[in-house]
RNA sequence: GCGCCCGUAGCUUAAUGGAUAGAGCAUCAGAUUGCGGAUCUGACGGUUGUGGGUUCGACUCCCGCCGGGCGCA
Numbered sequence: 001g002c003g004c005c006c007g008u009a010g011c012u013u014a015a016u017g018g019a020u021a022g023a024g025c026a027u028c029a030g031a032u033u034g035c036g037g038a039u040c041u042g043a044c045g046g047u048u049g050u051g052g053g054u055u056c057g058a059c060u061c062c063c064g065c066c067g068g069g070c071g072c073a
Stems, first nucleotide, its partner, number of pairs: 001072007010025004018056001027043005049065005
């Protein structure tokens, strides 16, 4: 340099082009406990890597850029 794949919450991830982007772990609060842990309940946490385009409507489709992985040279 060329080709392919990936990028969503602190971490791991889900989401036919259409409902308020959902869950597990973590964190915080409460219940429980002699105190903790475990368990249960609730809360917080997302400009969906970035900039454009298509569309009535984009996490999803198209293009550029950024970052990561693999292969070829």
Molecule: transfer RNA
Organism: Candidatus Daviesbacteria bacterium